Context: one part of a larger RNA
RNA sequence: GAGUAACGAAAAUGCGGGCGAGAAACCCGCACGCCGAAAGUCCAAGGGUUCCCGUGGCCAUGUUAAUCAGCCCGGGGUUAGUCGGCCCCUAAGGCGAGGCCGAAAGGCGUAGUCGAUGGGAAACAGGCUAAUAUUCCUGUACUGAAAGUUGCGCGCGAUGGAGGGACGCAGCAGGAUAGGUCAGCCGGGUGACGGAUGUCCCGGUUUAAGGUCGUAGUCGGUCUGCUUAGGUAAAUCCGGGCAGGCAACGACGAGAGCUGAUGACGAGAGGUUCGCCUCACAAAGUGAUUGAUUCCACACUGCCAAGAAAAGCUUCUAAGUAUAGUAACUUUCAACCGUACCCCAAACCGACACAGGUGGACUGGUAGAGAAUACCAAGGCGCUU
Numbered sequence: 001g002a003g004u005a006a007c008g009a010a011a012a013u014g015c016g017g018g019c020g021a022g023a024a025a026c027c028c029g030c031a032c033g034c035c036g037a038a039a040g041u042c043c044a045a046g047g048g049u050u051c052c053c054g055u056g057g058c059c060a061u062g063u064u065a066a067u068c069a070g071c072c073c074g075g076g077g078u079u080a081g082u083c084g085g086c087c088c089c090u091a092a093g094g095c096g097a098g099g100c101c102g103a104a105a106g107g108c109g110u111a112g113u114c115g116a117u118g119g120g121a122a123a124c125a126g127g128c129u130a131a132u133a134u135u136c137c138u139g140u141a142c143u144g145a146a147a148g149u150u151g152c153g154c155g156c157g158a159u160g161g162a163g164g165g166a167c168g169c170a171g172c173a174g175g176a177u178a179g180g181u182c183a184g185c186c187g188g189g190u191g192a193c194g195g196a197u198g199u200c201c202c203g204g205u206u207u208a209a210g211g212u213c214g215u216a217g218u219c220g221g222u223c224u225g226c227u228u229a230g231g232u233a234a235a236u237c238c239g240g241g242c243a244g245g246c247a248a249c250g251a252c253g254a255g256a257g258c259u260g261a262u263g264a265c266g267a268g269a270g271g272u273u274c275g276c277c278u279c280a281c282a283a284a285g286u287g288a289u290u291g292a293u294u295c296c297a298c299a300c301u302g303c304c305a306a307g308a309a310a311a312g313c314u315u316c317u318a319a320g321u322a323u324a325g326u327a328a329c330u331u332u333c334a335a336c337c338g339u340a341c342c343c344c345a346a347a348c349c350g351a352c353a354c355a356g357g358u359g360g361a362c363u364g365g366u367a368g369a370g371a372a373u374a375c376c377a378a379g380g381c382g383c384u385u
Stems, first nucleotide, its partner, number of pairs: 013031006032382004040362004046342002050340001051076004056072002061069002081142002083338003087120003093114003099108003123140005143334010155321002160316004168303004174296003179290005184205006190198001206264002210259003217252004221246008230238002265285001268279004304307001348357002364376004
């Protein structure tokens, strides 16, 4: 220079009350304003206690003040057979017994062994905490394994064979549902300038997984017998061939209905230190319409660039073995790790409480082709002078 620039989006504040030494900023209330395919809600990654409580605190941190805080101090908090991991399986890729190569170090690579961002069993609704919940509680379910009982029963048996798992993109049409809207129904209201008992106003009208039933639809002919140079051996399995019977049957499959549910949820009263506590009852809980980017389902049609693998699963036999398999019921078991909180952000990546960056899911109303845009709901904020 200079007590100057600046104090980080022009979404916006004002008033009353409270606590307090002290209030523009903290708390409560009222009004106003802003976002609303987000500036709301839930996850993944990343962070690592930032979560919640304190009649604990304000030196520092906070671009100002602070009684406030993602700050300091003390205490508390993360509950799982079913969510995710671990586990089983493999992809790219890594490692790699033997092996090949190489002065050495080492490089490559078979069998293998690891490796998810993929495949593989099973849980929903309500309630409760200051802070966790598909984890606790209540109710109702499901899966796998082991053992036992009873019934049926003659084969079982793999690291091997076969099937299956099993897959691209675009486009059209259909059937559904979530959600929305309206009516009906239930509960409440009846107006402080005039009118308004009405075709008026406000709120509610919610309920899962599972079980049962196999629907709209899509796909496929199917069954029996005989035979067989293929599937590295074998096979009753798969594939090839021949003959015969039947035209209907089978497989997959959303959703609806019924059940789950005589359940849950769903209006109040009293007290109060206004945080909450105690008690009690339980109304209506239907229909129409609209309608997805979700489901049936990569199902169908079309196209060319021709769109993972392996295991679980089903089946077949080999070695081998005399017991195995299956149905119902009962009993027992299901370990370990993660689970708080932020997550388009003041908690992650940017030296900062930084107008930047950050994958996925949900995403209501009116107008609209629309996830544009404008205004709103739920919810959240007014961006720390």
Molecule: large-subunit ribosomal RNA, domain III
Organism: Aquiluna sp.